[in-house]
């Protein structure tokens, strides 16, 4: 849409079902499983299949009967069904026909690879199918059968590609064969039977682990690591398990069955399977969009149209990665401002910026389109024409404006890149060395600077440097590595000449080695990334042809390797058996009669019961002096008295015999030192364990005395050692020189055990080349090379631990992780040390005097103590040190009061008066605060010469800059000092020597104080050091002669160089001289130089002084001094009074003064040298007892003074051993002194007063000659002093040194080392204490992969003659055939039980083991490490 009686009805053929055909086995995903013919690569099927596509041949004859859908009844909650009725095909069957298909049978030809295979024939059998679709009627398409091709797939070899032997034996369908059976198709693929095989050190089996390739990184290459994205390939799909369809599957999004899981139920059942494309959840350090579209490219289906397509083609998130662009470009110097930094000058950021022009990319707006699109499809005159097809991307134009658009990392070396501040071994840093403890380029900040860039850094993997597993390309004496040693198995290697062969090898074709990627060339996006086309590459395997040197195969042969004869030789070669001395124990017996042993020194021990010792007889076991020796033999381990059997091997000689028979040798086999072990035996001596004595803190050790295993024999065992030449084993090659041992041979000389020359073997030395890090080796290689074997791969942990294995047992072989360490380690070389050695030195010891430590004082120091006792100094090298003067001051320290531009110094502004001195009030302890008063100076003007005025130069005040600090660091420095040590070293140049550090010179002989000097000499020379020059001091000489001197002349005094005078002494102080081993002997290298003598004042440096090498000690001193850095700034500056530094149970250093007769006290009497002196030294005089005082002559000093200078001495007296006539501490009183002041806190003086003390423990210190002792005397600081200190002066004046053994120290040479912060080093072990991994462990808990047994789902296959049911074909209409369905079997996956294997985790306890900060105990190891 029509029609309708309005109930429907037709039609089309539209939604939707159903049947039938292809598809779905393709595409997509993802890597669990496989270590396998999975994959890779080159072959093979003569044992295979293959739907759609394409060629060629032949065909489609006749029949039938069913079933979905639908109808109708019905189960169930659903999923989903059940019965019953009809119906159709290209859907399903019967029957015919038919080849060059299939099947048996039968001859013939070619051909091949054993079965075999093609090709034409003949006979017998045997299998098909859809006139069904659509047409414009030309024919297209569907469809049967058979060949053929092409594209896919199956099956089978040959090689290649992981880790493990702590997996050494595996396997019964197993290996093979007959029949069978299945399959597309060969085959144990499956059955059944026979045989007993098969695999496997070239690694079978087992375990772990992994897709597998083309290719990716990476590397010069070989290699090494990978295996994302692309391609190719297998395997997988919730897990196992099955099988059906079907050309193809045992199927991702089909099926069944079990199973864990989730989901829905009405509880009775049901469903489901993102490793597909988006997308959630979990889990992680982590990974996107529930996009668009089938436009194009492919695919399925269709005649087509077209329908499907999360393949795919595109957006989309995400610096994940590659590339490519931008964040402007040009001028711009007062080098701005501003960080920073600064040596205060400046430097840098830095043309950067501001500013001036300029340009327009990319993002923003607007606008608008190429190209990716042409088939197909329709029409067509075959030339072509026509319509229409875009999901997405979006070039070109136009505006506008420098505008919107730069970090990230590092800056100590490795490595490009540096300062400042902050912290202050903290915070942190770090790849690796390693920074950080007050001056960090290493932290953290910021300035700057590097380096990359839209990025930087970090991690984590991977490869490279790593020749650091070494094919290319490593080693093994000592650095890690040679099996203890031999025999031989497999295996690798193998002498000269022929001929064949052509496996290795070499050259040449063919085949293959997908595509992509890489690499070259050209091309297309503007480049480029990234696409595209060629080409080259793909180093590989397969194959054919040739070559025939070298190697392997086979062959004939040789004799020089190798073995054999034959002849001689050496020998602690082995095995068994006898034998003989020596010495030792024992035992008997004789002498003797107190010890004996031992040891560093003793003691245990033995001896009057007769010991050691000696004699004489016996026993008994072990080893064999002497010869004996880098001398022999043997594979190594090992072997030594004579003798006598048996046996192995070597060497020579002859050139006489086989004809390569040989070299090493995985596994295996043997042999194998000590100890130890099992059974018997035997024991002299020696001697683990154990006993005792010593030693010592201890002493389970070393020393003594005993003494049992054992050591010895016989038989098993055990199998290791610094089992060493730290050197595997063969063979050949490469300068020599010079012993020993065993042969030959040859000559003279002359007979021997000789001598020389050659040769062969075996064993040392030393040495050329080479080699080696050295050291060393060096024909006996560690050299050249060639061949097997064995072994290493940083130290620890561990030669353990599990596992296996072998032993009786100890234990032995194999043989590792955790987890720590930045080093372990070799060889040399300078120190340095040594309870190492040599050779010298040194008051080091010795040998002497002389002291300390004991008292009591003095004085420093510690430590206590105060407010405060200021700081420094700390072995020697602090401690009478700083300090050569601590009442006030010093003074730095307390306590209090007081000042802030300051006690001091420069510069700046401003102020307004004056200021400095000088008087006075008023507080106060004083500083100092208030206040009056009076008043100078410079310089100008002016002056009436009194002064006045101006100006601040200087002062004041205020303010800012800034002083000031005895505050810190002495481990930031200068500079001074000390020591070691006045030891005699300690460099350097050239030059040799050695890769080198480094040596050599400098060591060697002598010599000396001395690296002094000689001599030798791969050294040859210098430097700082020694020693000379300098000072002093000992004789002399000259010169000068006052203040010194006084012979000799002269005066003169009480007396005195007191005077005039001299210059001759003395001395002063200039200048000289001398002393050099110079001279003589003697030794010495014809040195050097010792020693002894002359002469000298003086001898070998004449005495003493100054003088101090290269370093050491992070030595002292920021408190002399200077100074960087921090630090304080109305206090850590600065004034001032007081106190303190002087404290006082003790302890220590270093001094006085004693203890007494070598003395005390008195008394008389003689001799110094150096100094010092004007705010001084002070004479005579006078006063005091003294201390002093008074006074003041004289002295800037050879005059005067301290000062009579001296004391000890020297004569005399007196004291007689004594707490004293010794000692002088303490304390009383009484003075003088300095000073402002002597309380706290000084010195000296007179009287009184009379302490410990009788020489001094362990220990210790000076000093060798004008020294030790001793005795006085001077100065410095200083008012005075605590000075008995210190630094000088002299007088008087000794002993002892036999020597260097010890103690200390120090110089050279040389050894040894594990020490380098150097012996006060280093470093070991147990226990305590933490952590931390890992073994064992009653055991528990779980994984993994088989293995017997049970039970047995789906399902294939197999029987079902006997259950049930059946439309097709056959029927004689009863049934057969035959078929499903059921039933039984076998096989079967999960399940369950059980015995064990294996791995992992856990686990009371244990067990070593790393690591940790300064714990405990020793003191094993490094030297001779203190017992090698």
């Nucleotide at each position: 849409g029509c029609c309708u009686u309005c109930g429907g009805g037709c039609a089309a053929g539209u939604a939707a079902a159903g049947c039938g055909g292809c598809g779905a086995a393709c595409g997509g995903g993802u890597g669990a499983g496989u270590a396998a013919c999975a994959c890779g690569u080159a072959a093979c099927c003569a044992a295979c299949c293959u739907a759609c596509c394409c060629c060629c041949g032949a065909g489609a004859u006749u029949g039938g009967g069913a079933u979905a859908a639908c109808c109708a009844u019905u189960g169930g909650a659903a999923a989903c069904g059940a019965u019953g009725g009809c119906u159709a095909a290209u859907a399903c069957c019967g029957a015919a026909u038919g080849g060059u298909c299939c099947c048996a049978g039968g001859a013939g030809c070619c051909g091949g690879c054993a079965u075999c295979g093609g090709c034409a024939c003949c006979u017998g059998g045997g299998u098909a199918a859809a006139c069904g679709g659509c047409u414009u009627c030309g024919g297209c398409u569907g469809u049967u059968c058979g060949g053929g091709g092409a594209g896919g797939g199956g099956g089978u070899u040959g090689c290649g590609g992981c880790c493990u032997a702590u997996c050494a034996g595996c396997u019964u369908g197993u290996u093979g064969g007959u029949g069978g059976g299945g399959u597309a198709a060969c085959g144990g693929c499956c059955u059944a039977c026979c045989a007993a095989g098969g695999c496997g050190a070239u690694g079978a089996c087992g375990g772990g682990u992994a897709g597998c390739g083309g290719g990716u990184c990476u590397g010069a290459g070989a290699g090494g690591a990978u295996g994302a994205u692309c391609c190719g390939u297998c395997a997988c799909a919730c897990u196992g398990g099955g099988a059906c369809u079907g050309a193809g599957a045992c199927a991702c999004u089909g099926c069944c069955c079990a199973g864990a899981c989730u989901c829905c139920u009405a509880c009775g059942g049901g469903a489901g399977g993102c490793u597909g494309c988006a997308g959630u959840c979990g889990a992680g350090g982590a990974u996107c969009u529930u996009c668009c579209g089938c436009a194009a490219u492919g695919g399925g289906c269709g005649a087509a149209a077209g329908c499907c397509u999360g393949a795919c083609g595109g957006a989309g998130c995400g610096a994940c990665g590659c590339c490519g662009c931008g964040u402007g470009c040009a001028g711009g110097a007062u080098g701005a401002a501003g960080g920073c930094c600064u040596u205060c000058g400046g430097g840098u950021c830095g043309u950067a910026a501001a500013c001036u022009g300029c340009u327009g990319u990319c993002a923003c707006g607007c606008u608008a389109u190429a190209g990716g699109a042409a088939a197909a499809g329709c029409c067509u005159u075959c030339g072509g024409g026509c319509c229409g097809u875009g999901a997405c991307c979006a070039a070109a134009g136009c505006g506008a404006g420098a505008g919107g658009a730069a970090g990230c990392a590092c800056c100590g070396g490795c490595u490009a890149a540096c300062u400042c501040c902050g912290u202050g071994c903290c915070a942190g840093c770090a790849g690796c060395c390693g920074c950080g403890g007050u001056a960090u380029g290493a932290c953290g900040g910021a300035g700057g600077g590097u380096g990359c860039a839209a990025a930087c850094g970090u991690u984590g993997c991977u490869c490279g440097g790593a020749a650091u597993c070494a094919c290319u390309g490593g080693g093994c004496a000592u650095a890690a590595a040679g099996c203890g040693c031999a025999c031989g198995u497999a295996g690798g290697c193998g002498g000269c000449u022929u001929g064949c062969u052509a496996a290795g090898u070499u050259g040449g074709g063919u085949g293959u080695g997908a595509a992509a990627g890489c690499c070259c060339u050209c091309g297309g996006c503007u480049c480029a990334a990234c696409c595209g086309a060629g080409g080259a590459a793909c180093u590989g395997c397969a194959u054919c042809c040739a070559a025939u040197a070298c190697u392997g195969g086979c062959u004939a042969g040789c004799u020089c390797g190798a073995g054999g004869a034959c002849g001689g030789u050496a020998g602690g070669g082995g095995u068994g058996a006898g034998u003989g001395g020596a010495a030792c124990u024992c035992c008997a017996g004789g002498u003797g009669g107190a010890g004996c042993g031992g040891u560093g020194a003793a003691a245990u021990g033995c001896g009057u019961a007769g010991a050691u010792a000696u004699c004489u007889g016996g026993a008994g076991g072990a080893a064999c002096a002497c010869c004996g020796g880098u001398g022999g033999c043997g594979a190594a381990a090992g072997c030594g008295g004579c003798u006598c059997a048996c046996u192995g091997g070597a060497c020579c000689g002859u050139c006489u015999c086989u004809g390569a028979c040989g070299c090493u040798g995985a596994g295996g086999u043997g042999c194998g030192a000590a100890a130890g072990c099992c059974a018997g035996g035997g024991u002299a001596g020696c001697g683990a364990a154990c006993g005792g004595g010593a030693u010592u803190a201890g002493a389970u050790a070393c020393c003594c005395c005993g003494g049992u295993a054992g050591u010895c024999c016989u038989g098993g065992c055990c199998g290791u050692a610094a089992a060493c030449g730290a050197u595997g084993g063969g063979c050949a090659c490469u300068a020599g020189g010079u012993g020993g041992g065993g042969g030959g041979u040859a000559a003279g000389c002359c007979u021997a055990u000789g001598u020389u020359a050659c040769u062969c073997c075996c064993u040392g030395c030393c040495g050329u080349a080479g080699c080696a890090a050295a050291u060393g080796u060096a024909u006996u290689a560690a050299g050249u090379g060639c061949c097997c074997c064995g072994c290493c791969u940083g130290g620890g942990g561990a030669g353990u631990a599990c596992g296996c294995u072998c032993g009786c047992a100890a234990g032995g072989g194999u043989a590792a992780a955790a987890c720590u360490c930045a080093a372990a380690g070799g060889a040399a070389u300078u120190g340095a040390c040594g309870g190492g050695g040599g050779c010298u030195c040194a008051c080091a010891c010795a040998a002497g005097c002389g002291g300390u430590g004991g008292a009591g004082c003095a004085u420093g120091u510690g430590g206590u103590u105060u407010a405060a006792u200021u700081c420094g100094a700390a072995a020697c090298a602090a401690c009478g040190c700083g300090a050569a003067g601590a009442a006030c001051c010093u003074u730095a320290c307390c306590u209090a009061g007081c000042c802030u531009u300051g006690a001091c110094a420069u510069g700046c502004a401003c102020g307004g008066a004056u200021u400095a001195g000088c008087c006075c009030c008023u507080g106060g302890a004083a500083a100092c605060a208030u206040g009056g008063g009076u008043g100078a100076c410079a310089g100008c003007u002016c002056u009436u010469c009194g002064g006045a005025g101006c100006c601040g130069g200087a002062a004041c005040g205020u303010g800012c800059a800034c002083a000031g600090g005895u505050g810190u660091u002495g481990c930031a420095u200068g500079g001074c000092u000390g020591u070691c040590g006045u030891c005699a070293g300690c460099u350097c140049g050239u030059g040799c020597c050695g890769u080198g550090a480094g040596g050599u010179g400098u060591u060697g002989g002598g010599u000396u104080a001395a690296g002094u000097c000689c001599c030798g000499u791969a050294a040859c020379g210098a430097g700082c050091g020694c020693a000379a020059c300098c000072c002093u001091u000992a004789u002399c000489g000259u010169u000068a002669g006052u203040u010194g001197c006084c012979a000799g002349c002269g005066g003169g005094u009480a007396a005195u160089g007191c005077c005039g005078g001299g210059g001759a002494c003395u001395c002063u102080a200039g200048c000289g001289a001398g002393a050099c081993u110079g001279c003589c002997g003697u030794u010495g290298u014809c040195a050097a130089a010792a020693c002894g003598g002359a002469g000298g004042a003086a001898g070998g440096u004449g005495g003493g002084g100054a003088c101090g090498a290269c370093g050491u000690c992070a030595a002292g001193u920021c408190a002399u001094c200077a100074u960087g850095g921090c630090c304080c700034u109305u206090a850590u500056g600065g004034c001032u009074a007081g106190g303190g530094c002087u404290a006082c149970a003790c302890a220590c250093g270093u001094g006085c003064u004693a203890c007494a007769a070598u003395g005390g006290a008195c008394g008389g009497u003689a001799c110094a040298a150096a100094g010092g002196g004007u705010c001084c030294c002070g004479a005579g005089g006078c006063c005091g007892c003294a201390a002093g005082g008074u006074g003041g002559a004289g002295g800037a000093a050879a005059u005067c003074c301290c000062a009579u200078c001296a004391a000890a001495g020297c004569c005399g007296u007196c004291c007689u051993c004594a707490g004293u006539u010794c000692g002088g501490a303490u304390u009383g009183c009484a003075g003088g002194c300095u000073g402002c002041a002597a309380u706290u806190c000084g010195c000296c003086u007179g009287c009184a007063u009379g302490a410990a003390g009788c020489c001094g423990g362990a220990a210790u210190c000076g000093c060798u000659a004008g020294u030790a002792a001793u005795c006085g005397c001077g100065u410095a600081u200083c008012a005075g002093c605590u000075a008995c200190g210190a630094c000088g002066c002299g007088g008087u004046g000794a002993a002892u040194a036999u020597g260097u053994u010890c103690c200390u120290g120090a110089g050279c040479c040389u050894u040894g080392u594990a020490c380098a912060c150097a012996c006060u080093g280093c470093c070991c072990g147990u226990c305590a204490a933490g952590c931390c991994a890992c073994g064992a462990a009653a055991g528990c808990g779980g994984g993994g992969a088989g293995c017997g047994c049970u039970u047995g789902a789906a399902g294939u296959c197999g029987c079902u003659u006997u259950g049930u049911c059946u439309a097709a074909c056959c029927u004689u209409c009863g049934g057969g055939a035959a078929g499903a369905c059921g039933g039984c079997g076998c096989c079967g996956a999960a399940a369950g039980c059980g015995a064990g294997c294996u791995c992992c985790g856990u686990g009371a306890u244990u067990g070593g083991g790393a690591c940790u900060a300064a714990g405990u105990c020793g003191a094993a190891a490094c030297a001779a490490g203190g017992u090698a």

Predicted 3D model of a 1428-nucleotide RNA (small-subunit ribosomal RNA) from a metagenome. It matches the Rfam family "Bacterial small subunit ribosomal RNA". Gene Ontology terms of the family: structural constituent of ribosome and ribosome.